[in-house]
């Protein structure tokens, strides 16, 4: 620090996801040790049991027992008494403590907390300091005793008693109150000091020692002394109360709240201010700077994260607050409205004798429950701290320790060195090897931890006791206090840390991951299954992604997963984002608040800046140092703490005050422009209607029609009239307006802008949340109006349908007036304002200047409105002085797509609806711009037998052949639009053959290796369908030799390695092939342009069959294709001349190059020539090239062939061959016989033959080319009607043979018919091939003589030696050809042309397509699931209002009952005071009624989302077929 993911690819926007750190964690697997920390985040749920707050005998009264000792009685083990225990235990009065410490976070959005202040508005026990005092009396109540009630808890009656308990009095000031005087300070309210007078007004003793004083006088006290306590007052310290400024969560779908509510006065209350409470008076107070309400939440120091700013959080530790079963209340007290106190109410639990009682773990342990989840009913007060006490000491689940838990952090170990036969073994392999791997073993060492044994701390200081020496007090060498020293005593942890020794490599490694992100790869299994997955995504037979193995990577006593937080995320943007098209500018204006604001001078200082002071607790973070062996951890010191407050200063900026200024803004004057607005009046053209005339059969409408109108006279035409609406031409990226919008003319009223020149005001400005107004079309209401147009509706068409598009009608509406509504793609998809930043060129308005007589023109200023364009900006497109550039200030808005601009709520509206505006759920994208393709019922250009023009076919018939289908034991398999279907098959009777049935073989029919035996080979017999099985016979080869033998080849036998497979996968492959397409394309290097994909080149203008060539051009070159080179054919030349040829010469024959000869011709076959737009004319850019012509055998690539670019179709082929993987191995291999591939209702393709007279038949007669031939072609002769047969010449072929070419031509017959057409089918008889023609061959002869009379929709081929037609040959092959491949003969017609169909090429355009239109994609319906809204209601929670009722308790009133202290008394009593009780105010829980808010649930219902290949259509994307 980034990465993955939208696309075919790119850039951007934008979300999702990952890598990091962290945690009081949990879960899975695993687990050696130690140190230091941490440990109910959930039910503030309920709690058994034990403990957590007591202590003081030096405040007080009373006071046991066990045990021990002694004495007595004596029954000798019992009883009694005494002493001790005992300054005792337990209980009581009293004092202090119990308000600390410990727990929890329910409540609380608040002066609760934080921070800084105030208290002149307050309190403070214990502690400390100062001064003074501590006098005289009195009456009770517990305990206790007796007794009553009760189950108990407990309560009561009578009697006795003490105090540092209680009460009365005295004294007393510096305290308090009142009144007066004085000084100082002050926030002006008051406070403090000094002083006078009056009133008020306190206490408690205890312990120890002593006898100097006093009293009795033994010694002890009321005496003395010390210590300690008590009281009053002032000060200090500490702790607290109260008040204030600032800060402190979310919701406006919470906008108004408030009656003690705001203030005042009097009174009350409190420690104290205050509506804190009360009476009266006034009517205030809070709120958009967010009151009120709702939801959530303890706050902070800090913690986690982050570069920081921030964000999240508030465990442990520390500060504050709140709470203590729930609610209320007070009492005591210095402090409480009190966790382990009281009272009441409620819920719950427990005890009960049913009458009544008891309780509160959110203290420490512990239990149950809840939960994913959180510990021991431990030890000790040794240390630190706290309470009580003079002290000893007691108490202390605070605390110190230990236990459990890898929960976290930190440290250590599980060994080190050496060791290559690179062991064995595992995995893998191309079988060579590689790897685990120096890893192991082996050898040599070490000794941490754990184990055993021995030693063994620090933490201990106080305090106490004994003692020594001082000092102080005192009569005192008592005593006490104090200081110093000596000795002694105290350890839970714990025999722990630590140290030493012993032995021993011995006891100690796992977890996750390995497709990319992201470090790390292979084998096997599985086969869209099982499964994985954080995102993208893996898995459908070769999975680096699932599961296992091996190997590797990372971390390590841990490792992963899950959850959560921050980060990455600049993805809420202060630092640090945006708004033309990605989400985002309000439809437009005016304008209150608010924000911001021109120039100069002076003043001021709350903003700002600088200094100082205080504070910002400790801990933590950071820095330095130190202590545990290190570290974690701990200790010490420092720094920091961006803050707040006080104070001193500065005065530029900003604010404020004052005075000026004119440039911002505005006013006045002059002038012209304009569909600016409102109202009134007027005008003509056109449509329609009405009346009349002329006139006759149609009109109208459409792609074509029909509905419709018309003989009752339409349409057409002429004249007249009526009425409504809109204003042609001008008219213009012209004008005006804020926007919506505004278009005939005139008049009236009226707004704004602009130009010019002066004058005036003097910042008066800009923006603008709320608010107010305007606001197209459509819509609503009321009343008018209605010509045309025209939703709805009706009819006619179209269509599969057509609730549409088209047509004929037609109502609302469109128009007017008034009112509402308030939305639009209200768009420049661009908020308004100001300033600045190159230009060019139009246009509208108003000026200025030069020139001119004037006009036109030219130059120039301002305002508006357009186009082009630089810098700059932008993701790009584009914008560009009218900014989307550079800046300023203000407002609005955005934060992934869908759900949804929807639901609910609210406001507005007559309604329709508008505004405001979510969530659940769901997806990993949605989107912008541009690029390359592909596509378009887009455009342009061009080509092709593509259409057209022609010729002939197919589709109809019969047959042949292939396919589908069906059948079958099998009908082997493959090929399936063009580009499968006379295709693989250039030839299935057996074989082929792969299929079926049956019979057999198992190292095999075939290959290699090992061993053994034998030459090979041939003949015959038996059984069998044959394979095969059994048997007999003949026969001994070649090379070397040391003569034993060996070798090669071959046969048989044996065993295993292996063979074999036309078994699967053509979607694992090679090779080969088809197709687009013989179409003209496909690319590269360098350069240039672009952020990039890419572009350029290759586009453009011409031209061509051609990316062929020329010209131009940011391109210049090049490659594969095109063309050419190759073959063939067409002309000529030369050479050569047999088997071919024969002109001239000669010979011969019935005839024939038959013979001699010739080398001319044809021909053969080799080398050449020729054709190149070369020449001429014209056009064209002086080009390429085109048109015409000459010459020429041939003319513009002369004809034909071979030749097939980059690529596409997962095209075809595993059954040609090769080959990975998988499968079979007595079978999916091999052999054999027979059968099948030849089936047959049917459908299709390709062909043959025909339907006839351009023909058929018969006779005669002419002319080829190219081939083939020895298991062959076979002449001739003979036989047969013939197919053929017999015999055999010639020929391995320019020699011989196949071999008569046929159509043609001549002659004759047939005369339009199912025929002298046609030949299927069938019967009979044969021939040939072949082991064999039954299934299932071809041919011949005789006989038979079917369909068919030119073929529907549709469709195919062909542009010249072509189509058509005619025959010939060959391959395969024993035989079998209508197929295939070739050959020649005869030999046409037509092409205007490119509108249309099909295919293709180039350019361009649109695109939501990229599997690329056979694309994409929308909505209803049906089904399943999910969340949500509405819903008659039902049921909870919470809260408001009104009323009822009102426990305990404070307070007030009363107090007739009761009453120790004080007073009076006649001693009976009375008084003062108090208590019970009663009444009243307030008030918790509760009740009734009625509202608000919120949750759950509900028959039914609504839309939404998601689902497999459902149904119906085809709305959108191309002009998407109606933009």
């Nucleotide at each position: 620090a980034g990465a993955g993911u939208u696309u075919g690819a790119u850039c951007c926007u934008g979300g999702c996801u990952c890598a990091g750190a962290a945690u009081g964690a949990a879960c899975g697997c695993u687990g050696g040790c130690g140190g230091c920390g941490u440990g109910c985040u959930u039910a503030a749920c309920a709690c058994a049991u034990g403990c957590a707050a007591g202590u003081c005998g030096a405040a007080c009264g009373a006071g046991a027992a066990c045990g021990g000792g002694a004495u007595u009685g004596c029954u000798u083990g019992c009883a009694a008494u005494c002493c001790u225990u005992a300054u005792u235990a337990a209980a009581g009065u009293g004092g202090c403590g119990c308000a600390c410490g410990g727990g929890u976070g329910a409540g609380u959005a608040a002066c609760a907390c934080g921070u800084g202040g105030a208290u002149a508005a307050c309190c403070u026990a214990c502690c400390u300091u100062a001064u003074g005092u501590u006098c005289c009396g009195g009456a009770a109540c517990a305990a206790c005793a007796u007794u009553g009630c009760g189950a108990a808890a407990g309560c009561g009656a009578u009697g006795c008693u003490a105090a540092u308990a209680c009460c009365g009095g005295a004294u007393g000031a510096u305290g308090u109150u009142u009144a007066g005087a004085u000084u100082u300070c002050u926030u002006c309210g008051g406070a403090a000091u000094u002083u006078u007078a009056a009133a008020u007004g306190a206490a408690a003793g205890a312990u120890u020692g002593c006898c100097u004083c006093u009293g009795c006088u033994u010694g002890c006290a009321u005496g003395c002394a010390a210590u300690u306590g008590a009281c009053a007052u002032g000060g200090g310290a500490u702790g607290g109360g109260u008040c204030c400024g600032c800060g402190u969560a979310c919701c406006a779908u919470u906008a108004g709240c408030u009656a003690g509510c705001u203030g005042g006065u009097g009174g009350g209350g409190u420690a104290a201010u205050g509506g804190c409470c009360u009476a009266c008076c006034a009517g205030g107070g809070c709120g958009a700077c967010g009151a009120u309400g709702g939801u959530u939440a303890g706050c902070u120091g800090g913690u986690c994260u982050g570069a920081g700013a921030g964000g999240a959080u508030g465990a442990u530790c520390a500060g504050c607050c709140a709470c203590a079963c729930u609610g209320g209340a007070a009492c005591u007290g210095a402090c409480a409205c009190a966790c382990g106190g009281u009272c009441c109410a409620g819920a719950c639990u427990c005890c009960u004798a049913c009458g009544g009682g008891a309780g509160g773990c959110a203290g420490c342990a512990g239990u149950g429950a809840g939960g994913a989840a959180u510990c021991u009913u431990g030890c000790g007060c040794a240390a630190u701290g706290g309470g009580g006490g003079c002290a000893a000491c007691c108490c202390u689940u605070a605390c110190g320790c230990a236990g459990c838990a890898a929960c976290g952090c930190c440290g250590c170990g599980u060994g080190a060195g050496u060791g290559a036969u690179g062991a064995a073994g595992g995995c893998u392999u191309u079988u060579g090897g590689g790897u685990c791997g120096u890893a192991a073993a082996g050898c040599u060492c070490u000794g941490u931890c754990a184990g055993c044994a021995g030693g063994g701390a620090a933490g201990a200081a106080c305090g106490g006791g004994u003692u020594u020496u001082g000092u102080a007090u005192u009569u005192a060498u008592a005593g006490u206090a104090u200081a110093a020293g000596a000795c002694u005593u105290u350890g839970a942890c714990g025999g722990u840390a630590c140290c030493u020794g012993c032995a021993a490599a011995g006891g100690a490694a796992g977890c996750a991951c390995c497709g990319g992100c992201u470090a790390a790869c292979u084998c096997c299994g599985u086969g869209c299954c099982a499964g994985c997955a954080g995102c993208c995504g893996c898995g459908g037979u070769a999975a680096c992604a699932c599961g296992g193995g091996g190997g590797g990577u990372g971390c390590a006593a841990g490792c992963g997963u899950u959850a959560u937080u921050c980060g990455g995320a600049a993805u809420u943007a202060u630092u640090g984002g945006g708004c033309g098209u990605a989400a985002a500018g309000c439809g437009c204006a005016c304008g209150c608040a608010g924000g911001c604001g021109g120039u100069g001078u002076g003043g001021u200082c709350a903003g700002u800046c600088a200094g100082a002071u205080g504070u910002g607790a400790a801990a933590g973070c950071c820095c330095g140092g130190g202590g545990c062996u290190c570290a974690a951890c701990c200790c010490c010191g420092g720094a920091a703490g961006u803050g707040c407050a006080u104070u001193u200063g500065a005065a530029a900026c900003a604010g404020c005050c004052a005075c000026a200024c004119u440039u911002g803004a505005g006013u006045a004057c002059u002038g012209g422009a304009g569909a600016g607005g409102a109202a009134a009046g007027g005008g003509g053209a056109a449509u329609u209607c009405c009346u009349g005339g002329u006139g006759u059969a149609g009109a109208g409408g459409u792609g074509a029609a029909a509905u419709u109108c018309g003989u009752a006279g339409a349409u057409a035409u002429c004249a007249g009239g009526a009425g409504g609406a809109a204003c042609a031409c001008c008219g213009g990226u012209g004008g005006c307006g804020a926007a919506g919008g505004c278009g005939c003319c005139u008049u009236u009223c009226u707004g704004g802008a602009c130009a010019g020149a002066u004058a005036c005001u003097g910042a008066c400005g800009c923006u603008g949340a709320g608010g107010u107004g305007c606001g197209a079309a459509g819509g609503u209401g009321u009343g008018g109006g209605u010509a045309g147009c025209g939703a709805a509706c009706a009819g006619g068409a179209u269509u599969a349908g057509a609730u549409a598009c088209c047509c004929u009608g037609g109502u609302a509406g469109u128009c007017c007036a008034c009112a509402c509504a308030g939305u639009a793609a209200a768009c420049g998809u661009u908020g308004a304002u100001c300033a600045c930043u190159a230009g060019g060129u139009g246009u509208a308005g108003c000026g200025g200047g030069u020139a001119u007589u004037a006009a036109c023109u030219c130059c120039u200023g301002c305002u508006g409105u357009g186009c082009c364009g630089c810098a700059g900006c932008u993701a790009a497109c584009g914008c560009a002085u009218u900014a989307a550039g550079u800046g300023a200030a203000c407002c609005g808005c955005c934060u992934g797509g869908g759900g949804a601009g929807u639901a609910c709520g609210g406001u507005c509206g007559c309604a329709a609806g508008a505004c405001u505006a979510a969530a659940a759920c769901u997806c990993a994208a949605a989107g912008g711009a541009a690029u390359u393709g592909a596509c378009g019922g887009g455009g342009g250009c061009c080509c092709g037998c593509a259409c057209a023009a022609g010729c002939g076919g197919u589709g109809g018939a019969g047959c042949a052949u292939g396919u589908g289908g069906u059948u079958u034991a099998a009908u082997u398999c493959g090929a399936u639009g063009c580009a499968a279907c006379g295709c693989g098959c250039a030839g299935a009777a057996c074989c082929u053959u792969a299929c079926c049935u049956a019979g057999g073989c198992u190292u095999g029919a075939c290959a290699u290796c090992u061993u053994g035996a034998g030459a090979a080979u041939c003949u015959c017999c038996u059984a069998g369908a044959g394979a095969c099985a059994g048997g007999a016979g003949a026969g001994u080869g070649c090379c070397c030799u040391u003569c034993g033998g060996g070798g090669a080849a071959u046969u048989c036998a044996a065993a295993g390695a292996c063979a074999g497979g036309u078994g699967c996968u053509g979607c694992a492959u090679g090779g080969c092939u088809g197709u687009c397409g013989u179409c003209a394309g496909c690319u590269c290097g360098u350069g240039u342009c672009g952020u990039g994909a890419g572009a350029u080149g290759u586009u453009c203008g011409g031209u061509u069959a051609a990316g062929u060539c020329c010209g131009g051009c940011a391109a210049c070159g090049a490659g594969c294709g095109c063309a050419a080179c190759c073959c063939u054919u067409g002309u000529c030349u030369u050479c050569a001349g047999u088997u071919g040829c024969c002109a001239g010469c000669a010979c011969g024959u019935c005839a024939u190059g038959g013979u001699g000869g010739g080398a001319a011709c044809u021909c053969u076959g080799a080398a050449g020539a020729u054709a190149c737009u070369g020449c001429c004319c014209c056009g064209g850019u002086u080009a390429a090239c085109g048109g015409g012509g000459a010459g020429g055998a041939a003319g513009g690539u002369g004809g034909g062939g071979a030749u097939g670019a980059c690529g596409u179709c997962a095209a075809g082929u595993c059954c040609u061959c090769a080959u990975g993987g998988c499968c079979c191995u007595u079978a999916u291999g091999c052999c054999u016989a027979g059968g099948g591939c030849u089936a047959c209702a049917c459908a299709c393709g390709u062909g043959c033959u025909a339907c006839a007279a351009u023909g058929g038949c018969a006779g005669g007669u002419a002319c080829a080319a190219a081939g083939a031939g020895c298991a062959g072609c076979g002449a001739g002769c003979u036989a047969g009607u013939g197919a053929u047969a017999g015999u055999u010449a010639g020929c391995g072929a320019a020699u011989c043979u196949c071999g008569u070419a046929a159509a043609g031509c001549c002659u004759g017959c047939c005369u339009c018919a199912g025929u002298u057409c046609g030949g299927a089918u069938u019967g009979g008889a044969g021939u040939c091939u072949g082991c064999a023609a039954c299934u299932c061959g071809a041919c011949u002869c005789c006989a038979u003589g079917a369909a068919g009379u030119u073929g529907g929709a549709a469709u195919c081929g062909c542009u010249a030696g072509u189509a058509a037609u005619c025959g010939c040959g060959g391959a395969u092959c024993a035989g079998c050809a209508u197929g295939c491949c070739g050959c020649g003969g005869u030999g046409a017609a037509u092409a205007c042309g490119u509108u249309c169909c099909c295919g293709g090429g180039c350019c361009u355009u649109g695109u939501a397509c990229a599997c690329a239109c056979c694309g994409c994609c929308c909505g209803u319906c049906a089904c399943a699931c999910c969340a949500u809204g509405a819903g008659a209601g039902u049921u909870g929670a919470u809260u408001g209002u009104a009323c009822c009722g009102g426990a305990a308790g404070u307070c007030g009133u009363u107090g007739g009952g009761c009453u120790a202290a004080c007073c009076c008394u006649u001693c009976g009593g009375g008084g003062a005071g108090g208590c019970a009780g009663a009444c009243g105010c307030c008030c918790a829980u509760g009740g009734u009624a009625u509202g608000g808010u919120u949750g759950a649930u509900a028959a039914u219902u609504a839309g939404g989302g998601u689902g497999a290949a459902g149904u119906c259509g085809u709305a959108a994307c191309a002009a998407g077929g109606u933009a």
Predicted 3D model of a 1523-nucleotide RNA (small-subunit ribosomal RNA) from a metagenome.
The RNAcentral record of the sequence draws on SILVA.